[in-house]
Context: one part of a larger RNA
RNA sequence: CGUUAGAAAUUUGCGUGGAUCUGUCUUUAGUACGAGAGGACCGAGAUGGACUGACCUCUGGUGUAUCGGUUGUUCCGCCAGGAGCAUUGCCGAGUAGCUACGUCGGGAAAGGAUAAGCACUGAAAGCAUAUAAGUGCGAAACCAACCACAAGAUGAGAUUUCUUUUAAGGGUCGUAGGAGACGACUACGUUGAUAGGUCAUAGGUGUAAAGGCAGUAAUGUCAUAGCCGAGUGAUACUAAUUACCCAUAGG
Numbered sequence: 001c002g003u004u005a006g007a008a009a010u011u012u013g014c015g016u017g018g019a020u021c022u023g024u025c026u027u028u029a030g031u032a033c034g035a036g037a038g039g040a041c042c043g044a045g046a047u048g049g050a051c052u053g054a055c056c057u058c059u060g061g062u063g064u065a066u067c068g069g070u071u072g073u074u075c076c077g078c079c080a081g082g083a084g085c086a087u088u089g090c091c092g093a094g095u096a097g098c099u100a101c102g103u104c105g106g107g108a109a110a111g112g113a114u115a116a117g118c119a120c121u122g123a124a125a126g127c128a129u130a131u132a133a134g135u136g137c138g139a140a141a142c143c144a145a146c147c148a149c150a151a152g153a154u155g156a157g158a159u160u161u162c163u164u165u166u167a168a169g170g171g172u173c174g175u176a177g178g179a180g181a182c183g184a185c186u187a188c189g190u191u192g193a194u195a196g197g198u199c200a201u202a203g204g205u206g207u208a209a210a211g212g213c214a215g216u217a218a219u220g221u222c223a224u225a226g227c228c229g230a231g232u233g234a235u236a237c238u239a240a241u242u243a244c245c246c247a248u249a250g251g
Base pairs, nucleotide, nucleotide: 001152005163006162007161008160009159010158011157015149016148017147018146021049022048023047024046025045026044027043033038051106052105053104054103055102059100060099061098062097066093067092068091069090070089071086072085073084074083075082076081111143112142117137118136119135120134169246170245171244172243173189174188175187176186177185194239195238196237197235198234199233200232201231203228204227205226211222212221213220214219
């Protein structure tokens, strides 16, 4: 821009893409078969490999948010306690998120029309013949089935609702993240829990400082403390104010 007024939502599916894999074991059954050695079809069940989708409860990884330990040095006047720098100084842990080595799932089944092949009925040709008329079975291939996209499918589809002009609706702007390179998308904007803060807490770290007590002291203890808390819940304290623009009936 189009889809012939403009919107919001829900859809149909022309068509397109993806997937399509396979082992072993048990049973049927030591049965059919076979002199024996050996040893099935068909059917039923279990469990794997590789590939693939989603997710983070578990097991791990990361986790320059966080907590703790510790070395050197500079500084906060000194002590104590801290801060900066040294690869995050080094080291031990680790929530959320992101992840695989983790967890859960997928390939199916049942169809249609067939290939090679196997057949039925059956003449030409009194027989025979699966074929000439007619009919059936038959494969991971084909068409559907499963998953995703899909009306610019210009063949532009359908349904419902809204608006009739200061319109419905959308945008700018702001607070953000289940989104994200930027646009976009999604949530919210006081009729408000959108983010921050605050309060509480799952969880992390591992028992703060000051003081008391014990010990000559290092240290221990009073004390599951202190700190953090990307998660969860609550709470208008702060910031989402006011407002403006587009649209407004085919040219």
Predicted 3D model of a 251-nucleotide part of an RNA (large-subunit ribosomal RNA, domain VI) from an uncultured Flavobacteriaceae bacterium. The sequence was found in a public genome assembly.